[in-house]
Molecule: transfer RNA
Organism: Dehalococcoidia bacterium
RNA sequence: UGCCGGGUGGUGUAACGGUAGCACUGGGGACUUUGAAUCCCUAAGUCCGGGUUCGAAUCCCGGCCUGGCAU
Numbered sequence: 001u002g003c004c005g006g007g008u009g010g011u012g013u014a015a016c017g018g019u020a021g022c023a024c025u026g027g028g029g030a031c032u033u034u035g036a037a038u039c040c041c042u043a044a045g046u047c048c049g050g051g052u053u054c055g056a057a058u059c060c061c062g063g064c065c066u067g068g069c070a071u
Base pairs, nucleotide, nucleotide: 001070002069003068004067005066006065007064010024011023012022013021018054026042027041028040029039030038047063048062049061050060051059
């Protein structure tokens, strides 16, 4: 320098263009003599800027970060 892949709550990981879900963690509660386990409730997210579209995490363009390959 080029090519390919990835970027989603604190962490990991889903999501035919149509309500952003699950698990863990955190907070509150139930249960228990206490604790563990279990159960219920709850908080928190789409890397940035544009474009297309009635509607974009998703498609397009340009950046940034990161992994791999080539040179």